[in-house]
Context: one part of a larger RNA
RNA sequence: UGACGGGGGUCCGCACAAGCGGUGGAGCAUGUGAUUUAAUUCGAUGAUACGCGAGGAACCUUACCAAGGUUAGAAUGCGAGUGCCGUUCUGUGAAAGCAGGAUUUCCUUCGGGACACAAAGCAAGGUGCUGCAUGGCUGUCGUCAGCUCGUGUCGUGAGAUGCUGGGUUAAGUCCCGCAACGAGCGCAACCCCUAUUGUUAGUUGCCAUCAUUAAGUUGGGCACUCUAGCAAGACUGCCGGCGCAAGCCGAGAGGAAGGCGGGGACGACGUCAAGUCAUCAUGGCCUUUAUACCUUGGGCUACACACGUGCUACAAUGGUAGGGACAAAGAGUUGCAAGUUAGUGAUAACAAGCCAAUCUCAAAAACCCUAUCCCAGUUCGGAUUGGAGUCUGCAACCCGACUCCAUGAAGGUGGAAUCGCUAGUAAUCGCGCAUCAGCCAUGGCGCGGUGAAUACGUUCCCGGACCUUGUACA
Repeated sequence: UGACGGGGGUCCGCACAAGCGGUGGAGCAUGUGAUUUAAUUCGAUGAUACGCGAGGAACCUUACCAAGGUUAGAAUGCGAGUGCCGUUCUGUGAAAGCAGGAUUUCCUUCGGGACACAAAGCAAGGUGCUGCAUGGCUGUCGUCAGCUCGUGUCGUGAGAUGCUGGGUUAAGUCCCGCAACGAGCGCAACCCCUAUUGUUAGUUGCCAUCAUUAAGUUGGGCACUCUAGCAAGACUGCCGGCGCAAGCCGAGAGGAAGGCGGGGACGACGUCAAGUCAUCAUGGCCUUUAUACCUUGGGCUACACACGUGCUACAAUGGUAGGGACAAAGAGUUGCAAGUUAGUGAUAACAAGCCAAUCUCAAAAACCCUAUCCCAGUUCGGAUUGGAGUCUGCAACCCGACUCCAUGAAGGUGGAAUCGCUAGUAAUCGCGCAUCAGCCAUGGCGCGGUGAAUACGUUCCCGGACCUUGUACA
């Protein structure tokens, strides 16, 4: 100087407390461990692994296993030389491939060129090892308020001071004081979305007035809504109180918004030899008729069990049937598909429109009204299993989703323990997208609808910041 303390002081955080809802019990989905296996490819392992890499494992992917094949090789460049390539046939084979046959170039200044194949040779290839050789990227402490430097001063020196103290703040934020005076990286602001208004613009959007229609459908209009550019607006600016000041308090005014308005992007010096050599790049090592490459089939989907993360429930604030209402954000030509017809249905046939503020997906659901069920393993719950189908795809046996009929398991609100959340939040309700032929999505990322309770307080648990103290630790 740090680090540590079941030392002290001050402060903060869904850290506790106060509340609301869960997990832990059940069934299923998914990931992991363990086990099994020819293989169950590899990585991730307290917090910071375990719906993680994977934003799509039937083949492919695919790295694993078995079998069959290739050896300058699956790709690319140079290339003597050849005339192919393509089309088609035969044999063999599970395919990859191997062996053989038929047909057969174009332009030309006749030198050659285009295109294709291609010997030898030079450069291959490796998801093989090392993340403890590395770059890049990332997690975490932590959006915590810290981390440093120049000059000066103090100290023999390591170092100290500044950065401590008194206030204040979300903040090393700002003020006052001070042997310090300044500066840099962080904080904040500048960026994006959202909340209000004005203005410009008025189609594909909108409809107050006037006509018109089944319908903003059409004429008309651009007021309003909306869209998307520009601008204004919030700064403790004003008032009162407290204070030297910074600032704090006020159900003060004005205002759509008030004291950081709400959210996002943004992550200092560093820590964990944290993670990744399997995104990529790369040193070294290893391999070169194999640890490379091609193909078929299998496996990654196994299953005594254990754990994590979720979904659905256990019901009446509910289930079922009929009727009625209101979104936002997205996607669409190898696509989204209205509508009509067939089917109980998944879907199928025909097919309008739309490269989309125009058309379509599209029905929002919870909600409201009416009826029914009457507390039961039930008109709760839907696992499992049997049968019949639809669709995608070369192909649904291993191993897809969906539909219909039948079946109707556990489950009576869950021990010890444990998690999330402070407001348009939790809880609850649907909708969309990426990946994608299809889909094991209950996952991930977004969108809106309905919409709470509680916070006395900081004694305690956990984590963190600053000052101080002890130390046999570095």
Predicted 3D model of a 474-nucleotide part of an RNA (small-subunit ribosomal RNA, 3' major domain) from an uncultured Bacteroidota bacterium. It matches the Rfam family "Bacterial small subunit ribosomal RNA". Gene Ontology terms of the family: structural constituent of ribosome and ribosome.